[in-house]
RNA sequence: UGAGUAAAACAUACGGCGGCGGGAUGCCUUUGGCAUUCUGAGGAAAGUCCGGGCUCCAUAAGGGAACGGUAACUGCUAACGGCAGCCGGGGGUGACCCCAGGGAUAGUGCAACAGAAAUAGACCGCCGCGCAUUUUUUGCGCGGUAAGGAUGGAAAGGUGCGGUAAGAGCGCACCAGCGCCUUUGGUGACUUAGGCGGCUCUGUAAACCCUACCGGGAGCAACGCCCGUAUGAGAGCAAUGCGCGCCCUGCGCGCUCUUGGAGGCGGCUUGAGCUGUAUGGCAACAUCCAGCCUAGAUAGAUCGUCGUUUAAUACAGAACCCGGCUUACGGUUUGGUCGCUGA
RNA sequence: GGUGUCGUAGCCAAGUGGUAAGGCAGAGGUCUGCAAAACCUCUAUGCGGCAGUUCAAAUCUGCCCGACACCUCCA
Numbered sequence: 001u002g003a004g005u006a007a008a009a010c011a012u013a014c015g016g017c018g019g020c021g022g023g024a025u026g027c028c029u030u031u032g033g034c035a036u037u038c039u040g041a042g043g044a045a046a047g048u049c050c051g052g053g054c055u056c057c058a059u060a061a062g063g064g065a066a067c068g069g070u071a072a073c074u075g076c077u078a079a080c081g082g083c084a085g086c087c088g089g090g091g092g093u094g095a096c097c098c099c100a101g102g103g104a105u106a107g108u109g110c111a112a113c114a115g116a117a118a119u120a121g122a123c124c125g126c127c128g129c130g131c132a133u134u135u136u137u138u139g140c141g142c143g144g145u146a147a148g149g150a151u152g153g154a155a156a157g158g159u160g161c162g163g164u165a166a167g168a169g170c171g172c173a174c175c176a177g178c179g180c181c182u183u184u185g186g187u188g189a190c191u192u193a194g195g196c197g198g199c200u201c202u203g204u205a206a207a208c209c210c211u212a213c214c215g216g217g218a219g220c221a222a223c224g225c226c227c228g229u230a231u232g233a234g235a236g237c238a239a240u241g242c243g244c245g246c247c248c249u250g251c252g253c254g255c256u257c258u259u260g261g262a263g264g265c266g267g268c269u270u271g272a273g274c275u276g277u278a279u280g281g282c283a284a285c286a287u288c289c290a291g292c293c294u295a296g297a298u299a300g301a302u303c304g305u306c307g308u309u310u311a312a313u314a315c316a317g318a319a320c321c322c323g324g325c326u327u328a329c330g331g332u333u334u335g336g337u338c339g340c341u342g343a
Numbered sequence: 344g345g346u347g348u349c350g351u352a353g354c355c356a357a358g359u360g361g362u363a364a365g366g367c368a369g370a371g372g373u374c375u376g377c378a379a380a381a382c383c384u385c386u387a388u389g390c391g392g393c394a395g396u397u398c399a400a401a402u403c404u405g406c407c408c409g410a411c412a413c414c415u416c417c418a
Base pairs, nucleotide, nucleotide: 001339002338003337005335006334007333008332010330013308014307015306016305017304018303020040021039022038023037024036025035026034027033028032042315046326047325049324050323051322052321053320054219055218056217057216061249062248063247064246067215068214069213070212071211073085074084075083076082087101088099089098090097091096102210103209107208108207109204110203111202123149124148125145126144127143128142129141130140131139132138157175158174159173160172161171162170176200177199178197179196180195181194182193185190223266224265225264226263232259233258234257235256236255237254241253242252243251244250260417261416262415273292274291275290276289278287279286280285344414345413346412347411348410349409350408353367354366355365361398369385370384371383372382373381391407392406393405394404395403
């Protein structure tokens, strides 16, 4: 200096003027207004893909071969499909990164086209025998053979020697894989070393399925309360209906459509909260102590303008709340790695 | 804010692992004096996008994009 890699903090600085939402205090002519003061979006507030809190349904129930989901191991967590570490596999020269990572030896299905044959195989070829022919040869028939050719994504472990009529794990040596037994290390997934078995088994489970484990449903437009009282109007069906968004049991209950009209309060923000120190742990995280309060709108507030500095930029705007994942996106800093150049 | 459904050519629409039917529309032709109708032929860049599983994806899985519908009270 270039490329690539991992992580961290930030994400329109500072000042003036004006404006908007919320809280507190004070004053006034009190359904409100004014003044002062404090405070006011995010790392993703997004997608709504997972997990929980909270609320109601029905007590959150019993059963199912139903439905949905998860999938190496150990830990963390309120929980998770998340996170950390580790194992196995894969990618990269490397820093480092990725994996829906149980079972195809329980069973079923599927594998188009091509090819003789697609989970089992004789098209060509090779070999033997018989017949015909003319000795070679050629043709026909019967049989053996997976070493060779051709097709395919996939064709019956690979190489060599022996063996044979020709061949073949048919036998042997080495290599690769699989299963079983013993063994070293590890909590464990797994792993080290050795032996045995010719066992060589197609792929697909993000096809059905099997195994293990988990799950009742709906969602703040949930739900509770007040005011209003036009106690809106009309039509249809009613226990083979509706609800427990799959079924049975069990339980509860009137429901649907058309049209009309419509206010307020709570839920609502103090919470698995944030910051810092210490301790334990490789880490995720946990514990102790101290300090802090940090939006809460309901047609929906976060803005505008001027000045300064080299300059003031991306994706994007809370709507019940948290923990994750995924996606979008700006520049900055730091630690490794690889290459080039110079001393 | 929450929940659900869908996306195949200009339009409608079938296909749910094996290489994308059909209709309308469009272009050309036959027929006709000219048209329409009918008949024949043709066109196309088409499975919303990007990844993954698979020998093979419109179809299966994940993420993203877009469109549509529904959810309150009087009751």